[in-house]
RNA sequence: CGAGCCCACCGGACGGCCGCGGGGAUACCCGAGGAAAGUCCGGACUCCACAGGGCAUGGUGCUGGGUAACACCCAGGCGGGGCGACCCGACGGAAAGUGCAACAGAGAGCAGACCGCCGAUGGCCGGCAAGGCACAGGCAAGGGUGAAACGGCGGGGUAAGAGCCCACCAGCGUCCCGGGCGACCGGGCGGCUCGGCAAACCCCACCCGGAGCAAGGCCAAGCAGGGACAUCGGUGGCCCGCCGAUCAAGUCCCGGGUAGGCCGCUAGAGGCGGCGAGUGAUCGUCGUCCCAGAUGGAUGGUCGUCCCGGAGCCUUUCGGCCCCGGACAGAAUCCGGCUUAUAGGUGGGCUCGCCCC
Repeated sequence: CGAGCCCACCGGACGGCCGCGGGGAUACCCGAGGAAAGUCCGGACUCCACAGGGCAUGGUGCUGGGUAACACCCAGGCGGGGCGACCCGACGGAAAGUGCAACAGAGAGCAGACCGCCGAUGGCCGGCAAGGCACAGGCAAGGGUGAAACGGCGGGGUAAGAGCCCACCAGCGUCCCGGGCGACCGGGCGGCUCGGCAAACCCCACCCGGAGCAAGGCCAAGCAGGGACAUCGGUGGCCCGCCGAUCAAGUCCCGGGUAGGCCGCUAGAGGCGGCGAGUGAUCGUCGUCCCAGAUGGAUGGUCGUCCCGGAGCCUUUCGGCCCCGGACAGAAUCCGGCUUAUAGGUGGGCUCGCCCC
């Protein structure tokens, strides 16, 4: 210099005037985001009168840790990709059972002779010798099909072959030794090859009650009642069990009325900074700060100076003038994640290639 990888961050700045929402007696103070989004996970909170147990359904699925919890995060293992920095992975079980595999192909699951090789042995021919035929039969080494053909490669062996035998490699194991908390790794030994799919049913382990701030509560206003019930409700998957109600002042259903106010509502698993523990996620402690709460739903407009990007004009250069533009988007109970959108820009660490000293 070129090409890349990872992490963190900003998301125009300042000021004047006008306007809007909230708090406050005034003065004055506060007023969108990193995603407020998708509503996909997990929780807090509230109600369902939350005892408990089982079945079903659903979810999760390498190991260890973090956390209120998670499908998230961190560290590690294994597999795959990349020269590399690094990236990706629903990554338990196929020796419980059931099932699936299009097309091609001879054969697709305790496989298979289409081409091919052999024909030692038996058979036939032959002078019964050499030998020949390829009839019985043997063979999975070679060709061919396929995503996949019952290990790979080399040597021995054989009629030709074959883990038939051997070395190495791969794979397997209720095995042994060593390391690691563990996933797993290294070495040895053994037998001698025993396919794939579980985001197919299934098995195993663990988790899970339902509904959601339009939860739920209070006040005000308004209206018209009717029906069902020994058994019903909690229980809105089902069962057992438990609890509540006991003839209505109860519960459920239909119909009618209302569309107002207040609480919940924002101080919180909170932000920032220091110190400490930890490889890290994260945790502990001290200090400091208060940082939107609307409900037809505020958070905007304009002017000035500057910043960034682009076009034009002037200029030898330095530069100057002028115009346009500055993304994605936008709170509604709150919080932790994931995913998706995002003009332009900043910082840090690292890899590969080339050149120069």
Bacterial RNase P class A from an Actinomycetota bacterium, 357 nucleotides, folded computationally.
The RNAcentral record of the sequence draws on ENA.
NCBI's taxonomy places the organism under Bacteria, Bacillati, Actinomycetota.
The coordinates come from a structure-prediction model, not an experiment, and the mean pLDDT is 77.
The gene name in the source record is rnpB.
Rfam family: Bacterial RNase P class A. Rfam links the family to the GO terms dimeric ribonuclease P complex, tRNA processing and ribonuclease P activity.